The RNA shown here (transfer RNA) has 73 nucleotides and comes from an Acidobacteriota bacterium.
It was read from a public genome assembly.
Its mean pLDDT, the model's own confidence on a scale to 100, is 82.
Taxonomically the source falls in Acidobacteriota (Bacteria, Pseudomonadati).
Its Rfam family is "tRNA". Rfam links the family to the GO term triplet codon-amino acid adaptor activity.
RNA sequence: GGGUCGUUAGCUCAGUCGGUAGAGCAUCUGCCUUUUAAGCAGAGGGUCGCCGGUUCGAGUCCGGCACGACCCA
Repeated sequence: GGGUCGUUAGCUCAGUCGGUAGAGCAUCUGCCUUUUAAGCAGAGGGUCGCCGGUUCGAGUCCGGCACGACCCA
């Protein structure tokens, strides 16, 4: 330098054909328990990497850039 894949909640990851952004864990509150852990119920938490484009509508499609992993030179 070129190619492929990835970037979504604090962490690990889903997200179908473009149509209301989700799960587990963690955190907080309550219940339960002699206490802790475990268990049960609920709540908070998002610039979908950034900038543009297409579209009535973009996490999803297109372009550029940034970062990470791998491969080639």